Small-subunit ribosomal RNA, central domain from an uncultured bacterium, 346 nucleotides, folded computationally.
[in-house]
Context: one part of a larger RNA
RNA sequence: CUGGGUGUAAAGGGAGCGUAGGCGGUCUGGCAAGCCAGAAGUGAAAGCCCGGGGCUUAACCCCGGGACUGCUUUUGGAACUGUUAGACUAGAGUGUCGGAGAGGUAAGUGGAAUUCCUAGUGUAGCGGUGAAAUGCGUAGAUAUUAGGAGGAACACCAGUGGCGAAGGCAGCCUGCCAGGCCGUGACUGACACUGAUGCACGAAAGCGUGGGUAUCGAACAGGAUUAGAUACCCUGGUAGUCCACGCAGUAAACGAUGAUCACUAGCUGUUUGCGAUAGAAUGUAAGCGGCACAGCGAAAGCGUUAAGUGAUCCACCUGGGGAGUACGCCGGCAACGGUGAAACUC
Numbered sequence: 001c002u003g004g005g006u007g008u009a010a011a012g013g014g015a016g017c018g019u020a021g022g023c024g025g026u027c028u029g030g031c032a033a034g035c036c037a038g039a040a041g042u043g044a045a046a047g048c049c050c051g052g053g054g055c056u057u058a059a060c061c062c063c064g065g066g067a068c069u070g071c072u073u074u075u076g077g078a079a080c081u082g083u084u085a086g087a088c089u090a091g092a093g094u095g096u097c098g099g100a101g102a103g104g105u106a107a108g109u110g111g112a113a114u115u116c117c118u119a120g121u122g123u124a125g126c127g128g129u130g131a132a133a134u135g136c137g138u139a140g141a142u143a144u145u146a147g148g149a150g151g152a153a154c155a156c157c158a159g160u161g162g163c164g165a166a167g168g169c170a171g172c173c174u175g176c177c178a179g180g181c182c183g184u185g186a187c188u189g190a191c192a193c194u195g196a197u198g199c200a201c202g203a204a205a206g207c208g209u210g211g212g213u214a215u216c217g218a219a220c221a222g223g224a225u226u227a228g229a230u231a232c233c234c235u236g237g238u239a240g241u242c243c244a245c246g247c248a249g250u251a252a253a254c255g256a257u258g259a260u261c262a263c264u265a266g267c268u269g270u271u272u273g274c275g276a277u278a279g280a281a282u283g284u285a286a287g288c289g290g291c292a293c294a295g296c297g298a299a300a301g302c303g304u305u306a307a308g309u310g311a312u313c314c315a316c317c318u319g320g321g322g323a324g325u326a327c328g329c330c331g332g333c334a335a336c337g338g339u340g341a342a343a344c345u346c
Stems, first nucleotide, its partner, number of pairs: 003318004008299001012314001014201001016199002021194002025088007033081002035077008048066007091191001092188003095184002098181001103177004108172002110154001115149007125136002162169002206247006216240001220236004258313006266291009295302002319346003328339004
């Protein structure tokens, strides 16, 4: 390289949009690049394969045939691919009628709770733990009542419920924006699928500038525990946690399962449409779950939401360690990220 693979053994890119490229529905005509057939030329000799022959045999040598799977020219063919012209509607998209949703973004607003402040009542404890202590408290704490300030998060509803490409999204109300679904079958007429490079998105932690800081809380301090205790437990507590703008670009970014299309028994629950009905049962489409046939699988399991049967395209793997390291390059303010070996060793 080929091959074989990629849920758990090595291996699916974190996820999208999309360029080149690859690949692509039905019908008709033309062309003939690929493709198929015939012919001609060429494909040196030796070597190779087959059949003979000559040295006593073999090696070796000689003769004949084949092969040289290729290339060029030419004459035809038109099923398939391609190309060109025309047509179609089953793919795809648009319109229209509905209805669902924590989809995004911006502004406003509500109650509970924690903390703090002020005032009242009230008196000796509170807090914390396995037990304690540090800590707070007679300068009046804890508890309780009233008022106020401020920040952050939204109990119940709540559900193998919903939405989103993924990350993710939850009090309420309003504006703006986007996607998917059902029905209809009016319009376009293959406009499709995938997608190297690229572009934009991307939890938490982290970084820069400026705000904010109620809670919680790396670091840090103290108290315990212990042989020690740079921990687990306790009392405090800075960065951070929050907001705006910018950077960073990684996660067990997981369904450890790439995207799209078609096909292959069913049963059952649930969400949202459509249809049906006196009320139902039943039907249909798109999701989200539980079982299970065929089949697959090393097994456990998967099983119309496939890990089954096929097709197209991309990504990735090729023994363990060394190592996601070194070096180089690219990116970054940095932290670090991306790409990514070898010696050696088993």
The full RNA is in RNAcentral, with records from ENA.